Predicted 3D model of a 350-nucleotide part of an RNA (small-subunit ribosomal RNA, central domain) from an uncultured Alphaproteobacteria bacterium. RNAcentral holds the full RNA, with entries from ENA and SILVA. Its Rfam family is "Bacterial small subunit ribosomal RNA".
[in-house]
Context: one part of a larger RNA
RNA sequence: CUGGGCGUAAAGCGUCUGCAGGUGGUUUGUUAAGUCAGGGGUGAAAUCCCGGGGCCCAACCCCGGAACUGCCUUUGAUACUGGCAAGCUGGAGCGCGGAAGAGGAAGAUAGAACUUGUGGUGUAGGGGUGAAAUCCGUAGAUAUCAGUCAGAACACCAAUGGCGAAGGCAGUCUACUGGUCCGUUGCUGACACUGAGGGACGAAAGCGUGGGGAGCAAACAGAAUUAGAUACUCUGGUAGUCCACGCCCUAAACGAUGCAUGCUUGUUGUUAAACUCCUUCGGGGGUCUAGUGACGAAGCUAACGCGUUAAGCAUGCCGCCUGGGGAGUACGGUCGCAAGAUUAAAACUU
Numbered sequence: 001c002u003g004g005g006c007g008u009a010a011a012g013c014g015u016c017u018g019c020a021g022g023u024g025g026u027u028u029g030u031u032a033a034g035u036c037a038g039g040g041g042u043g044a045a046a047u048c049c050c051g052g053g054g055c056c057c058a059a060c061c062c063c064g065g066a067a068c069u070g071c072c073u074u075u076g077a078u079a080c081u082g083g084c085a086a087g088c089u090g091g092a093g094c095g096c097g098g099a100a101g102a103g104g105a106a107g108a109u110a111g112a113a114c115u116u117g118u119g120g121u122g123u124a125g126g127g128g129u130g131a132a133a134u135c136c137g138u139a140g141a142u143a144u145c146a147g148u149c150a151g152a153a154c155a156c157c158a159a160u161g162g163c164g165a166a167g168g169c170a171g172u173c174u175a176c177u178g179g180u181c182c183g184u185u186g187c188u189g190a191c192a193c194u195g196a197g198g199g200a201c202g203a204a205a206g207c208g209u210g211g212g213g214a215g216c217a218a219a220c221a222g223a224a225u226u227a228g229a230u231a232c233u234c235u236g237g238u239a240g241u242c243c244a245c246g247c248c249c250u251a252a253a254c255g256a257u258g259c260a261u262g263c264u265u266g267u268u269g270u271u272a273a274a275c276u277c278c279u280u281c282g283g284g285g286g287u288c289u290a291g292u293g294a295c296g297a298a299g300c301u302a303a304c305g306c307g308u309u310a311a312g313c314a315u316g317c318c319g320c321c322u323g324g325g326g327a328g329u330a331c332g333g334u335c336g337c338a339a340g341a342u343u344a345a346a347a348c349u350u
Base pairs, nucleotide, nucleotide: 004321005320006319007304008303012318014201015200016199017198021194022193023192025088026087027086028085029084030083031082033081034080035077036076037075038074039073040072041071042070049065050064051063052062053061054060091191092188093187094186095184096183097182098181099180103177104176106174107173108172109171118146119145120144121143125136126135162169163168206247207246208245209244210243211242215241216240220236221235222234223233258317259316260315261314262313263312266295267294268293269292270291271290272289274287275286276285277284278283299306300305323350324349325348332343333342334341335340
C1' cells in the first nucleotide's frame, strides 16, 4: 500500500463556514503529459524459475535459457483523463413577480396567577400526610373584599403544525435584519461538490464582575419513615434559575443514520405556493414543486427494521472503527481564572 465496515454489534466530528487538497456538466478544435502499440539502449554477476550436466544421492556446484514486472530514448495512435483555445445551458448564481414562518437581535407594552406589604369583614384554627409532626396562627392566621409593589413565565390558539446549520425558537406591538419556497426563463456561462488544518456558533450546569431575586430549588436545617435512612414524603431554605458583559465548549449535542448529486412501483394525511376544471362561491376534483408524517413494491438487513425524507442502486469528498478490561485513564502538548476540556498510550490481565 492493500481488506471489510460505521441506525441498534467497535465506528458519522454537536453544527456550519471555508484556504490547501481531492473530484467535476456539455460541444468542437488543438496538444500528446497520463494511457496504448512498435523499435532501440540499459536493467553487472550471483540469487529465484525452467531444461540439461558434475560430485554414489541430496545439499552444493557447472552450463544454457527465461526472467529481472524497471528506467531512458525514439516512431506512432488519440477513444478516455489532463493542458490550451473557442463555444453551449441542463449544474450553480443573479434579476423580476409573489408567499409562509415561535429564524435572529433591540425597544415598548397587556392580562392571568403566585408571593410580599396596607386597609376592611371575620374567628379559631390553618397547612401538610398513608398517618403524622416540624411549621404558621388570639401580637388575629387560613378564608374573603379593595387597591399596591416586585420578579419570572407567557393559559386558550397548539397541531401528527411552522422556522432555523445545529444548539434551539412561542403573549402583543414597532422599526432593523438572515435564510427558504413558488412562478418567470430575462442575465452570467461550470462560476460546482466535498473539505485535512483554520474560523464561527454551540442546551443545561459551572466560573468572573456588577445588578436583580416573586416562584422554584442543589447544599443545608428540622419533622417523619425505618433495624438504620447521610434517601424516597413533609416544613423551611442558600447558591442557582433572571439581566448585562466576559469565559467555559460539554450532552442519550439522537434520526444513536456525514455532506452533495443522480436513478428506482405505490397508497394516504398535513404545511406553503403555482397551474387547471367544476361550483350552490362555503368549497370540491386533478396536475405539479418544496417541506413534514403514516403504511408499504422491489431491493437491502444478522434480525429488528429501512423503504423516493433509504438503511435500495451508484458516484465524489471528508470523518471514524479494528476483542473485553486497564482507559477516554497516565504522561507530555494545547486551551481554561478554576472546574476541567481536547489530543492520547503502555505495562499488566482476560